Context: one part of a larger RNA
RNA sequence: UUGGGCGUAAAGCAUAUUUAGGUGGAAAACUUCAUUUUUAUUCAAAUUUUAAAUUUAACUUUUAAGUUUUUUUAAUCAGAGUUUUCUAGAGUUUAAUUGAAAGUUAUAGAAUUUUAAUUGUAACGGUAAAAUGUUUUGAUAUUUAAAAGAAUCUCGAUAGCGUAAGCAAUAACUUAGGUUAAUACUGACACUACAAUAUCAAAGUGUGGGUAGCGAAAGGGAUUAGAUACCCCUGUAGUCCACACCGUGAACGAUGAGUGUUUAUUAUUGGGUAUAUUAUCAGUAAUGUAGUUAACGCAUUAAACACUCCGCCUGGGGACUACGAUUGCAAAAUUAAAACCC
Numbered sequence: 001u002u003g004g005g006c007g008u009a010a011a012g013c014a015u016a017u018u019u020a021g022g023u024g025g026a027a028a029a030c031u032u033c034a035u036u037u038u039u040a041u042u043c044a045a046a047u048u049u050u051a052a053a054u055u056u057a058a059c060u061u062u063u064a065a066g067u068u069u070u071u072u073u074a075a076u077c078a079g080a081g082u083u084u085u086c087u088a089g090a091g092u093u094u095a096a097u098u099g100a101a102a103g104u105u106a107u108a109g110a111a112u113u114u115u116a117a118u119u120g121u122a123a124c125g126g127u128a129a130a131a132u133g134u135u136u137u138g139a140u141a142u143u144u145a146a147a148a149g150a151a152u153c154u155c156g157a158u159a160g161c162g163u164a165a166g167c168a169a170u171a172a173c174u175u176a177g178g179u180u181a182a183u184a185c186u187g188a189c190a191c192u193a194c195a196a197u198a199u200c201a202a203a204g205u206g207u208g209g210g211u212a213g214c215g216a217a218a219g220g221g222a223u224u225a226g227a228u229a230c231c232c233c234u235g236u237a238g239u240c241c242a243c244a245c246c247g248u249g250a251a252c253g254a255u256g257a258g259u260g261u262u263u264a265u266u267a268u269u270g271g272g273u274a275u276a277u278u279a280u281c282a283g284u285a286a287u288g289u290a291g292u293u294a295a296c297g298c299a300u301u302a303a304a305c306a307c308u309c310c311g312c313c314u315g316g317g318g319a320c321u322a323c324g325a326u327u328g329c330a331a332a333a334u335u336a337a338a339a340c341c342c
Stems, first nucleotide, its partner, number of pairs: 004313003007296002012310001014199004021192003025086007034076003040070001049065005089189001090186003093182006101175007108152001112148006119141001123134002160167002204245006213239002218234004256309006264287008291298002315342003324335004
């Protein structure tokens, strides 16, 4: 390299949009190219294939044919290009509907903590047990008032929405999407997608705010042979907000995107039909036939049967490393070897 693969053995980029490139629906006409056939030309050599001769089989040698190049004729179906047409893909319109989809603003109640006061007296707190800690300068508890920040009980689900990350109190406003039904319109406008661009949990970084609870670090008390831990008492960064970075994750369905085909049953979400429970479109789940798989399992939401395009894999360690390059304020990220060992 070919062949072979990528749910769990090595292997699907975190996700999307999209340029180049690759691939691409139905019908007709024309052109060109390709393939096959025919005719003629060239009959140099070598290579290669077949047959014959020499020879015991093979090797070697010799001979013949084919292969090759150019030209001509005719046919063929498929591809390509141009033109015309079409509606099944794709999109637009109208109507209905849907949801924790996003953003901004406002509001609400419960709880926690703190502050001020009321009542009240000796403990509270914590644990397996304790102690550190709080408390007669009146704690804990109780009642009232106020403040602050963060998060939204029940409903809640195997549910729903979003490209993924993710999204849940209530209301309003703004924005985007999906689905269904019907008619009309455009007429292949499509699929994939290196690069590129955008988004991207948590932690972390910068500047400025905020800080109730929780809580890396740090301090103390226990435990223990020790205890730089698990348990307890405190507690700073952080967690929250605004703006700007970072760009990673078991970013998982460990399953790339798209199209078509293929037994069934049950539950459920959103439509429409129907108005009596049938049949259908788009999802979400559970079982399961064929098929498939090394097995487990998957099974119309495929890991089945096929096609198109991209990404990726090639023994284990060394190594999600070194060097170099690019990015970043930094932390680090991306790309990514070799020696050597087995």